[in-house]
Overview:
This is a predicted structure of a 1485-nucleotide RNA (small-subunit ribosomal RNA) from a metagenome. It matches the Rfam family "Bacterial small subunit ribosomal RNA". Rfam links the family to the GO terms structural constituent of ribosome and ribosome. The RNAcentral record of the sequence draws on SILVA. Model confidence (mean pLDDT): 84 of 100.
C1' cells in the first nucleotide's frame, strides 16, 4: 500500500468481493508443558439442598452449667529454695457472689460489600458550576455539662386456643428502654434597632425583649459511653449551563399544564400539594408520539479526523417474582425487613399457613454455547466488641475448559553406494533427501528421589512440601492444521467426465482437469490450525479533514419572497468570537514514556506525560455588537428609441366547406395497386351571390420579446420589464432563500356556448399468414370562447440563483459618441442582447471556453450500484382521471457514460468483376452412363453435404483390389527385431478338400572363410512383441478447398492521443493493381501487386541426323551433294509509353498516331499475403490418448460394393435437311511403344485371326484423323432422322465373363418434333463444332487430361440482381444481424400488497369498584408516667369517615403486530406458445 470482476479492447463512474487487525465467541480435525488472565452474550426463565450480617454480658433482667473454704498431701518433676497437686477428712452449699453459656429487653450494625441491566432519550449519565435554599451516624478538634425523680413493657410464671405458623388473657421484674421536672450558652424562634459586606433574593456581626429546648450511666488498673452548641472530614440531596441513538409515512402538545398570591408540606428550593387569580409554557435549531437503548473512563479499530462498542477492572444510576404503599432510621420507602393487591410454587387436620438465587456454589429449561454444591480467614477490607474474639461465598486460594495472551519443548552434530519404499518419467533418469539408518552427544519439559522458601519485623499460611535448588536414568513420553488456478506463497501423476463435486469474488467440471476425489510432492501457520459470526479497515463507497450534479445517480419547471445563512468604504467604541499568558479541574486504573520486580515475556510496582471544560488578566488586526459618516453596490428623478411582452374591444383578405343559382357532362376522388365513398335525384370542374368558424401566406432572419410556459394579420386603449444617453437624489436600502404563494406546454374534468378545417374513439375498404397498426375513405369528443379545476412534460442548454476575475476573432440587434461626408455610406469606438470559432485553462472523453463545464465568492436544491419501483402503505391535495411525498422483503456482479477497432445497415459516396445488359450455345422434358441420397439387404464398406459434397477420394470393384457380409480356419500369428535348437535355400510329383491347409513320397548340398565359423533363406519352442482400412480432423502435423489472382495485410522509428488506439494506408488524379504522381507529422521498410520463370508469336548467330532439298539422280530424301530454305535445339536481339501531337497542374496518366512480327500487363502457364470458414481429411502418409488381443488381428472360398416404386447432380446421344446414307479426294497437333507397339501380305461380311519385317523410336510403329470437298439418293415423315431395348450368332482378354466385361454381325427399332418455372457458360483464335493422342489398364472411358482443324456473334451501359475493394455514417451487434432482444400466455418456486374477517400486544380516554397505607377530620370507646386531695384537665390509642390511589371490571375510538378463503402485481427459473416492440432510415425514425 493495494488487488479481483462490467469490454473484442481502452479510459471512467459505480457497486460486489479480497488480503489487515480484534473477539466474554462457538463449530470441526488435533492436543505435551507452565505463567497470567477469563468464562450464561439466550430466558429480568423457574428453582431442590447448603451457606452468603451479625455482633456486644464492659447496658439489663433472667435462664442454664460449674464452683467455695480450712487441713493433710501421693505420683512425677527439681537449680534441691520447692513446683505440682490426685486423695482423703471437716465445714458451707437458701439469699448473695464467682465464671461460662445465651433465648429476651436494650445498642450499633444490617442503607456497606456481593449481584443484574429489565425498565430508563431522562438532569439518568458525562462535564462544568450553584446551594446566600440543604441534611450528614460512627470519625477528628475546640467548648459548656450529665442536678434530682417517676411509670411501664418483654423475658419469666400462669390460663387458653390452633395441625401448624403462631396468638390471647391475667400477674411479677430490670436496664445505656421510656417519661415528666430543673439548669444552660455563642443553640432555635419572634419583635427591634445598628454596622459592615454581597450577583439579587440577601448574609455577617453587636444589643435589647420575650419564648423554647438536655443529658445515662457502664467499667474499673487506664483507655470508654451520654448531652448542648461550634468547626473540620466524609457522605449525600437538590438545582443549573452545555453534551448525549433513530424515525417529519409521528406536526402540533399541554389544564397543575405556564406563572402570581395565601396557606400547607419537606433536611431544603420548588405546583412538591391546595385555594383563588391570570392565560399562559413548549415546538421545524424537530414540541409531542413511536422504535431502540443503562450512561462513563474505556474497550477494537483507524495515518488521523472518525467509525463501532460498553464483556472483565474502576465511577454513576437503575432494580431485587409483577404491581402499589409506607415504617423504622443520620440514610431506605429497603435483594437474604414490613403490609396490601396479582401471578406461581409448597404444606395443610381445609379452618389456615409459608415462599422469592439479577449473593457463592449447584440443579432443571433454552440455547451454538459458558465452569466446583472446592479449600480458608493466612493476607487485604469490612460489622460488632474495651479486648479476646466471632461473623464475613468481599477476599485470598484451588480445581474445570487451548477460550484468550505470553513464554518453552517434541531434541543436536557428523552422515551419500544419494539405500529401501513410495510418487513420477521422456525409461536416461528425476522427487521424497542429510531424511531415514549409522555413529558421536545432549538433557530443557515431563518422570523419581532429596532439599525447600518469602508471603508474618511477636503468633497465627488456605494456598502448599507450592514456587525454586540438587541428583538419577533415558532419545526416550510429546505435531498437527489449512492450503497449493488469479487475487496470493505453493504442481504432478491417477480416478471421474456438466455426473459426483468444489465456489470469498471471478469461476472451475460435457474423456488429456495444477480448480472435484485420493495420492506423492511443495507453501504456510504451529500446541494449535481452519470454519463461521461480528466490528473497524481497505471504502475519498455519506467526503469536516475529502466527493459530486452538461451525456455516468443528481440543478426544484419558472419567479416572487418569509425565517435563516452570507454581506461595500471610514472613523469611534466594545471586548462576545479569536489569540496569548497564569490558575483550577479533567477519579484510580487503562494508553505512551523513563525506570524497577517475577530466569524472559505476558503480567505487575513506580515515576512522569495527557488536545476538554471553568475562573482571572492581557491583546484589538480580523468577524460581531453600539454610534456616526460615505459612495463605488442597490434604487430614484429626467430625456430617447426598439421589440409578435401581457389584457380588452373593433375591423381585413386570401384560403375552406355549404346553401342557393348559372354553364356542362361522365365520371370524380384516392393508391404501391387499389376498393370503401361521391355521381345522370347531373358530382367533378367552372362562374356568381350568401352563411359560418378557425388560422393569420409573403415579410421571416441561428431576428426580437417575455422569468418560465410562451408570443406572429392591422387599429385603438390600458398595462408590465429591459436598454441607451447627461445629470441629480436617497445612503448599504444588497445576495440567496427552507417552508409558503403566484405563474405554468399539450391532453384532460365541470358548466355554458361554438363547430368550417382537422381528427383520438368508431365504421367500412385494402394490405397481411394474421393486421385490433402503418395507407384510404368517412367520422365523434377534442381542438376554438366564457368562467372555473388539473399542475404535470426530453417544462432541455438534459447546464440553479447573484457577483467579481482571466487572450482574441467574426456575424447580427438596438441605442451613444468619434472622424468624415451632400449624406449616420464606409471607417474607428462605448453600452446592453443573441449566434460562431477559437487561447489559457477544464474534462473519463466528447466537448466547454468573457452567454464556461475556467478561477474564486454567498445561498438555495439534489446524488449515492442494477432490478423490485417513482411501485405498495399512510397522508395531503384533486369531482375524477391523478399529483405530490415515498419505503421494504426478495434478486443480480453487474447497470452505466465516452471513446477505440471491427461486424452488420431493407444508410450514403466511388469503383471493380461474364455480376447484370447485348449476345451465342446450352441445362431443366427425352433415352442412356455415372454419381448422390432414400429404400432394400446377410452385406449393400468408408469419407465427402450451401455456394467450397454429389462423372468427387476411384488416372479402371469380374477373383485381387476389399475395407462390407456368410462359411471355413490360424494365434509370436500375413509383416519386424531378438534368443534357442535344427536345416541349404529350392524343386517335382502323390492323396483328402470349395480353398485355405494337412498328410506322404522322391530329388538338391549352394556362397564367403583367417577353418572357429558367418550371411540370406525355411522349420520348430518360448516370450518379449506384432498387428487393427477400430474411436477420436473437437487433441494433432502435413495436405487441400474458399473467399480470390480480390488488393489487401503488416512493421520499425517518430508523432497524436491519459488509453484502447490513431497516423503512416486518408485526401486530389490515375492504375488490371495500396499502380504511380502530387499533397500531407510522418519518413522508411517488409510480405502480397508488378517483373524475374516456362510456352506461343518475329528476327539474328551457331549446330546439321534420323529432319530439310535450291543442283544432279531417283519408282521413293532413295543416292550423291549442299547448310541456303522449313525444321529441330542452344544462345541473344526485341517493346522500354521509348518517338509524335492533344488533353492534364510545368505530374502520374490517358486519347490518338507513326514505325514495327508484336504496343501500352502482346497471348497463355506455373506463381495464391495477413488471415477466415473448430471447412476437409486419423481410410495416402504420420501421429498422443482412448479401446481389441484364440479377435476389432489374420488366411480362404463364395457373395457383396452393379440391388430399385423413387428423388436430385453431372454428361452421353438425339429430336434432323446448315441434315442422313452411299461412294470418292484433302489437311494437322500432342502424345505412347520392348511381359511392348507391331508393317507388309494372306483368311474373315466384320469384330478379328495367322504371321513377325521393322522399331530402345525426328529412322519403326499405333495412324485412319474428323469434320471440310466433290458427286449422288433421300424431301418433312416418328421418317434412309434417332438409335435405346430385346433375340440369335460370333470375337477379344483373363484360373474365370452366371451374378458382373468390351466388342461384332445379322434381327428388333422405345421415348424423343427443341422442353415449364427456374438456370449455366462464354468476350477471340474464344464461344461453338470436329475428331487424335495419353494416364488408369490383362480386359473395360459416353469419364478425365492434353492435342490440333473449322472458327462466329454481342457489349449502349452501370439503374438494377450476386459478389468484392475503398471512405463515411448509425448502433443496445463483438459465437459480432444465421446478432441482439420486448411483452402476453403455460409451468414450478419465493418474497409481498389487497382482503370479509379472527386472534394477540402496548398506551391512552371515560365511568365504576376500590386493598394497604400516609393525611385532614372525627374520636360517645379506652388509657400508666405530667399537673390536680378529688372531680377532672393535659396528651394519647382504637374505632369511623374523607382524598388520593395500586390491581381489577366495562364502554367506544385510535393504533401496532400475527393470521386469512380468495385476488393484484413482482422476482427467479439450459432448451414451452404467439407474435415481433426496440437497437440500422430496425423496415411507419
Nucleotide at each position: 500500500a493495494g488487488a479481483g470482476u462490467u469490454u473484442g479492447a481502452u479510459c471512467c463512474u459505480g457497486g460486489c468481493u479480497c488480503a489487515g487487525g480484534a473477539c466474554u465467541a462457538a463449530c470441526g480435525c488435533u492436543g505435551g508443558c507452565g505463567g497470567c488472565g477469563u468464562g450464561c452474550c439466550u430466558a429480568a426463565c423457574a428453582c431442590a439442598u447448603g451457606c452468603a450480617a451479625g455482633u456486644c454480658g464492659a447496658a439489663c433482667g433472667g435462664g442454664c452449667a460449674u464452683g467455695c473454704c480450712c487441713a493433710u498431701g501421693a505420683a512425677g518433676c527439681u537449680u534441691c529454695g520447692g513446683c505440682a497437686g490426685a486423695g482423703u477428712g471437716g465445714g458451707a452449699g437458701u439469699u448473695a457472689c464467682a465464671u461460662g453459656u445465651u433465648a429476651g429487653u436494650g445498642g450499633c450494625g444490617a442503607a456497606c460489600g456481593g449481584g443484574u441491566g429489565a425498565g430508563u432519550a431522562u438532569c439518568g449519565c458525562g462535564u462544568a458550576a450553584a446551594u446566600a435554599a440543604u441534611c450528614u451516624a460512627c470519625c477528628g478538634c475546640u467548648u459548656a455539662g450529665a442536678c434530682g425523680g417517676g411509670g411501664a413493657c418483654a423475658a419469666c410464671c400462669u390460663a387458653g386456643g390452633g395441625a401448624a405458623a403462631c396468638c390471647u388473657g391475667g400477674g411479677c421484674u430490670a436496664a445505656u428502654a421510656c417519661c415528666g421536672g430543673a439548669u444552660a450558652c455563642g443553640a432555635c424562634u419572634u419583635u427591634u434597632g445598628u454596622a459592615u459586606c454581597g450577583c439579587a433574593u440577601g448574609a455577617u456581626a453587636c444589643a435589647a425583649a420575650a419564648g423554647u429546648g438536655a443529658a445515662a450511666u457502664c467499667a474499673a488498673u487506664u483507655u470508654g459511653g451520654c448531652u448542648g452548641a461550634g468547626c473540620g472530614a466524609u457522605g449525600a440531596g437538590u438545582u443549573u449551563g452545555c453534551g448525549u441513538c433513530u424515525g417529519a409515512u409521528u406536526a402540533g402538545c399541554u389544564u397543575g399544564u405556564u406563572g402570581g398570591u395565601g396557606a400547607g408540606g419537606u433536611a431544603a428550593u420548588g405546583g412538591c400539594u391546595u385555594a383563588c387569580c391570570a392565560a399562559g409554557g413548549c415546538g421545524a435549531u424537530g414540541a409531542u408520539c413511536a422504535g431502540u437503548a443503562g450512561c462513563u473512563g474505556g474497550u477494537c479499530u483507524g495515518a488521523g479526523a472518525g467509525g463501532a462498542u460498553g464483556a472483565a477492572c474502576a465511577g454513576c444510576c437503575a432494580c431485587a417474582c409483577u404491581g402499589g404503599g409506607a415504617c423504622u432510621g443520620a440514610g431506605a420507602c429497603a435483594c437474604g425487613g414490613c403490609c396490601c393487591a396479582g401471578a406461581c410454587u409448597c404444606c395443610u387436620a381445609c379452618g389456615g399457613g409459608a415462599g422469592g438465587c439479577a449473593g457463592c456454589a449447584g440443579u432443571g429449561a433454552g440455547g451454538a454455547a459458558u465452569u466446583u454444591u472446592g479449600c480458608u480467614c493466612a493476607a487485604u477490607g469490612g460489622g460488632c466488641g474495651c479486648a479476646a474474639g466471632c461473623c464475613u461465598g468481599a477476599a485470598g486460594c484451588a480445581g474445570c475448559g487451548a477460550c484468550g495472551c505470553c513464554g518453552c519443548g517434541u531434541g543436536a552434530a557428523c552422515g551419500a553406494u544419494g539405500a529401501a519404499g513410495u510418487c513420477u518419467u521422456u525409461c536416461g533418469g528425476g522427487a521424497u533427501g542429510u531424511a531415514a539408518a549409522g555413529u558421536u552427544c545432549u538433557g530443557u519439559c515431563a518422570g523419581u528421589g532429596g532439599g525447600g522458601a518469602a508471603g508474618a519485623u511477636a503468633a497465627u499460611g488456605a494456598c502448599g512440601g507450592u514456587a525454586c535448588c540438587c541428583a538419577c536414568a533415558g532419545a526416550g513420553g510429546a505435531a498437527g492444521g489449512a492450503c497449493c488456478g488469479g487475487c496470493a506463497a505453493a504442481c504432478u501423476a491417477u480416478g471421474u467426465g456438466c455426473c459426483a463435486g468444489c465456489a470469498g469474488c471471478c469461476g472451475c467440471g460435457g474423456u488429456a482437469a495444477u480448480a472435484c476425489a485420493u495420492a506423492g510432492g511443495g507453501u504456510c501457520c504451529a500446541a494449535g490450525c481452519g470454519u463461521u459470526g461480528u466490528c473497524c479497515g481497505g471504502a475519498u463507497u455519506u467526503a469536516c479533514u475529502g466527493g459530486g450534479c452538461g451525456u455516468a445517480a443528481a440543478g426544484a419547471g419558472c419567479a416572487u419572497g418569509u425565517a435563516g445563512g452570507c454581506g461595500g468604504c471610514a472613523u469611534u467604541u466594545u471586548a462576545a468570537g479569536u489569540c496569548a499568558a497564569a490558575u483550577u479541574u479533567u477519579a484510580a486504573a487503562g494508553g505512551c514514556u523513563g525506570a524497577g520486580g517475577c530466569u524472559c515475556a505476558a503480567c505487575c510496582u513506580u515515576g512522569g506525560u495527557u488536545u476538554g471544560g471553568g475562573u482571572u488578566u492581557g491583546a484589538u488586526a480580523c468577524u460581531g455588537g453600539a454610534a456616526u459618516g460615505c459612495u463605488g453596490g442597490a434604487g430614484a428623478u429626467u430625456g430617447g428609441g426598439a421589440g409578435a411582452g401581457g389584457a380588452a374591444a373593433g375591423c381585413g383578405g386570401a384560403a375552406c366547406u355549404a346553401a342557393c343559382g348559372g354553364u356542362g357532362u361522365a365520371g370524380c376522388g384516392g393508391u404501391g395497386a387499389a376498393a370503401u365513398g361521391c355521381g345522370u335525384a347531373g358530382a367533378u370542374a367552372u362562374c356568381g351571390u350568401u352563411a359560418g368558424g378557425a388560422a393569420c401566406a409573403c415579410c421571416c432572419g441561428u431576428g426580437g420579446c417575455g422569468a418560465a410556459g410562451g408570443c406572429g394579420g392591422c387599429u385603438u386603449u390600458c398595462u408590465g420589464g429591459a436598454c441607451c444617453a447627461a445629470a441629480u437624489c436617497u445612503g448599504a436600502c444588497g445576495c440567496u432563500g427552507a417552508g409558503a404563494u403566484g405563474c405554468g406546454a399539450a391532453a384532460g374534468c365541470g358548466u355554458g356556448g361554438g363547430u368550417a378545417g382537422c381528427a383520438a374513439a368508431c365504421a367500412g375498404g385494402a394490405u397481411u399468414a394474421g393486421a385490433u397498426a402503418c395507407c384510404c375513405u368517412g367520422g365523434u369528443a377534442g381542438u376554438c370562447c366564457a368562467c372555473g379545476c388539473u399542475g404535470u412534460a426530453a417544462a432541455c442548454g438534459a447546464u440553479g440563483u447573484a457577483c467579481a476575475u482571466u487572450a482574441g476573432g467574426u456575424a447580427u440587434a438596438g441605442a451613444g459618441g468619434g472622424u468624415a461626408u451632400c449624406g449616420a455610406c464606409c471607417c474607428c469606438u462605448u453600452c446592453u442582447g443573441u449566434g460562431c470559432c477559437g487561447a489559457a485553462g477544464c474534462u473519463a472523453a466528447c466537448g466547454c471556453g468573457u452567454u464556461a463545464a475556467a478561477u474564486g465568492u454567498a445561498c438555495c436544491g439534489c446524488c449515492u450500484g442494477g432490478g423490485g419501483a417513482g411501485u405498495a402503505c399512510g397522508a395531503u391535495c384533486g369531482c375524477a382521471a391523478g399529483a405530490u411525498u415515498a419505503a421494504a422483503a426478495c434478486u443480480c456482479a453487474a447497470a452505466g457514460g465516452a471513446a477505440u477497432u471491427g461486424a452488420c445497415g431493407g444508410g450514403g459516396g466511388c469503383c471493380c468483376g461474364c455480376a447484370c445488359a447485348a449476345g451465342c450455345a446450352g441445362u431443366g422434358g427425352a433415352u442412356c452412363a455415372u454419381g448422390u441420397g432414400g429404400u432394400u439387404u446377410a452385406a449393400u464398406u468408408c469419407g465427402a453435404c450451401g455456394a467450397u459434397a454429389c462423372g468427387c477420394g476411384a488416372a479402371a470393384a469380374a477373383c485381387c483390389u476389399u475395407a462390407c457380409c456368410a462359411g471355413a480356419a490360424c494365434u509370436u500369428g500375413a509383416c519386424a527385431u531378438c534368443u534357442a535348437g535344427g536345416g541349404a535355400a529350392g524343386u517335382u510329383u502323390c492323396u483328402a478338400g470349395a480353398a485355405g491347409u494337412a498328410g506322404a513320397a522322391a530329388u538338391g548340398u549352394g556362397c564367403c572363410u583367417u577353418c572357429g565359423g558367418g550371411a540370406a533363406c525355411c522349420c520348430u519352442a518360448a516370450g518379449a512383441c506384432a498387428g487393427g482400412u477400430g474411436g477420436u480432423g473437437c487433441a494433432u502435423g502435413g495436405u487441400u478447398g474458399u473467399c480470390g489472382u480480390c488488393a489487401g495485410c503488416u512493421c520499425g522509428u517518430g508523432u497524436c492521443g491519459u488509453g484502447a488506439g490513431a497516423u503512416g494506408u486518408u485526401g486530389g488524379g490515375u492504375u488490371a493493381a495500396g499502380u504511380c504522381c502530387c499533397g500531407c507529422a510522418a519518413c522508411g521498410a517488409g510480405c502480397g501487386u508488378a517483373a524475374c520463370c516456362c510456352u506461343c508469336g518475329u528476327g539474328u548467330u551457331g549446330u546439321g541426323u534420323u529432319g530439310c532439298u535450291a543442283c544432279a539422280u531417283u519408282u521413293a530424301g532413295u543416292u550423291g551433294a549442299g547448310a541456303a530454305c522449313u525444321c529441330a535445339c542452344a544462345a541473344c536481339a526485341g517493346a522500354c509509353u521509348g518517338c509524335c501531337c492533344g488533353u492534364g497542374g510545368a505530374a502520374a496518366a490517358c486519347g490518338g498516331g507513326a514505325g514495327g512480327a508484336a504496343g501500352g500487363u502482346g497471348g497463355g502457364g506455373a506463381u495464391g499475403a495477413c488471415g477466415u470458414c473448430a471447412a476437409a481429411u486419423c481410410a495416402u502418409c504420420a501421429u498422443g490418448c482412448c479401446c481389441c488381443u484364440u479377435a476389432u488381428g489374420u488366411u480362404c472360398u463364395g457373395g457383396g460394393c452393379u440391388a430399385c416404386a423413387c428423388a436430385c447432380a453431372u454428361g452421353a446421344u438425339a429430336c434432323a435437311a446448315u441434315g442422313g446414307c452411299c461412294a470418292g479426294u484433302a489437311c494437322a497437333a500432342u502424345g505412347g511403344g520392348c511381359a511392348g507397339c507391331g508393317a507388309a501380305a494372306c483368311c474373315g461380311c466384320a469384330a478379328g485371326g495367322u504371321g513377325g519385317a521393322g522399331c530402345u523410336a525426328a529412322u519403326c510403329u499405333c495412324a485412319a484423323a474428323a469434320a471440310a470437298c466433290u458427286g449422288g439418293c433421300c424431301u418433312c415423315a416418328g421418317u434412309u432422322c434417332g438409335g435405346a431395348u430385346u433375340g440369335c450368332a460370333g470375337g477379344c482378354u483373363g484360373c474365370a465373363a452366371c451374378u458382373c466385361g468390351c466388342c461384332u454381325g445379322c434381327a428388333u427399332g422405345a421415348a424423343g418434333u427443341u422442353g415449364g418455372a427456374a438456370u449455366u457458360g462464354c468476350u477471340a483464335g474464344u464461344a461453338a463444332a470436329c475428331g487424335c493422342a495419353g494416364a488408369u489398364c490383362a480386359g473395360c472411358a459416353c469419364g478425365c487430361u492434353g492435342c490440333g482443324u473449322u472458327g462466329a456473334a454481342u457489349a449502349c451501359g452501370u439503374u438494377c440482381c450476386c459478389g468484392g475493394g475503398c471512405c463515411u455514417u448509425g448502433u443496445a451487434c463483438a459465437c459480432a444481424c444465421c446478432g441482439c432482444c420486448c411483452g402476453u400466455c403455460a409451468c414450478a418456486c419465493c418474497a409481498u400488497g389487497a382482503a370479509a374477517g379472527c386472534c394477540g400486544g402496548a398506551a391512552a380516554u371515560a365511568u365504576c369498584c376500590g386493598a394497604a397505607g400516609u393525611c385532614a377530620g372525627u374520636g360517645a370507646g379506652c388509657c400508666a408516667a405530667c399537673c390536680g386531695c378529688a372531680a377532672g384537665g393535659g396528651g394519647g390509642c382504637a374505632g369511623c369517615u374523607g382524598c388520593c390511589u395500586a390491581a381489577g371490571a366495562u364502554a367506544g375510538a385510535g393504533u401496532c403486530g400475527g393470521u386469512g378463503a380468495u385476488u393484484g402485481g413482482g422476482g427467479u427459473g439450459a432448451a414451452g406458445u404467439c407474435g415481433g416492440a426496440a437497437c440500422a432510415a430496425g423496415g411507419u425514425a